[in-house]
This is a predicted structure of a 148-nucleotide RNA (c-di-GMP-I riboswitch aptamer) from a Bacillota bacterium. NCBI's taxonomy places the organism under Bacteria, Bacillati, Bacillota. Of the family's consensus pairs, 100% are formed in the model. Its mean pLDDT, the model's own confidence on a scale to 100, is 79. Rfam family: c-di-GMP-I riboswitch aptamer. From the family's description: GEMM was predicted in a large-scale screen for bacterial structured RNA regulatory elements. It was read from a public genome assembly, where an Rfam model found it.
RNA sequence: ACCUGUAAAGGGCAAAACCAGGGAAAUCUGGUGACGCAAAGUCACGGAGCUACGGCCAGUCUGCAGCGGAGUUCGAGGUCCAAAGGGCAUUAUGCCUUUUGCCCGCUCGUUCCGAACCGGACCAGGCUAUGCCAGCCGGACCGCCGGG
Numbered sequence: 001a002c003c004u005g006u007a008a009a010g011g012g013c014a015a016a017a018c019c020a021g022g023g024a025a026a027u028c029u030g031g032u033g034a035c036g037c038a039a040a041g042u043c044a045c046g047g048a049g050c051u052a053c054g055g056c057c058a059g060u061c062u063g064c065a066g067c068g069g070a071g072u073u074c075g076a077g078g079u080c081c082a083a084a085g086g087g088c089a090u091u092a093u094g095c096c097u098u099u100u101g102c103c104c105g106c107u108c109g110u111u112c113c114g115a116a117c118c119g120g121a122c123c124a125g126g127c128u129a130u131g132c133c134a135g136c137c138g139g140a141c142c143g144c145c146g147g148g
Stems, first nucleotide, its partner, number of pairs: 002148004012037002017032006035135001041141003045138003049132002054128004059122005067114004074109004078104001081101009
């Protein structure tokens, strides 16, 4: 330096579960506890796996509203018709004007319905790692004891 772990010595680590704490979660840290482990020591570099705060999409509700439509509840304006009053001209009568009534969505506002664009809220769904995982596999680094 390489290979190897049947047995020995001194030891080491600690799965699940429970408790406490951190975290949105996956998961981590500490305690109790041992399923296992010769690298179950260290490192997220590659693959697999886990999670999804945030982001994007979908869904539901909603604000404003360009614009489109409806209609007379209300207001303003206007038109037609009728009645009454007044004025002018007058042979009849005509014209002008005021008020009242009626009618007409004709115009504007209001009202009702729809709604592009731009937003807001909710969210059991989908995607996403920048978050995890070294006790899933590979890789890198380092190491105790015995044997060859």